[in-house]
RNA sequence: GGGAGCGUAACUCAACUGGCAGAGUGCCUGUAUCAUAAGCAGGAAGUUGGAGGUUCGAGUCCUCCCGUUCUCA
Numbered sequence: 001g002g003g004a005g006c007g008u009a010a011c012u013c014a015a016c017u018g019g020c021a022g023a024g025u026g027c028c029u030g031u032a033u034c035a036u037a038a039g040c041a042g043g044a045a046g047u048u049g050g051a052g053g054u055u056c057g058a059g060u061c062c063u064c065c066c067g068u069u070c071u072c073a
Base pairs, nucleotide, nucleotide: 001072002071003070004069005068006067007066010025011024012023013022019056027043028042029041030040031039049065050064051063052062053061
């Protein structure tokens, strides 16, 4: 330098062919306990890597860029 994959909550990952962004773990509060943990109940947390484009509508499709992994030379 060429090719391919991946990037979504703090972490690990979903989101079926474009149609309200979710789960588990963690975190916070309550309950319970002498106290803590587990359990149970509730809650917060996202510019979906960035910038454009297509569309009534984009996490999803197209282009460029950034990061990362694999591969070819």
About this RNA
This is a predicted structure of a 73-nucleotide RNA (transfer RNA) from an Abditibacteriaceae bacterium. The RNAcentral record of the sequence draws on ENA. The organism belongs to Abditibacteriaceae, within Bacteria.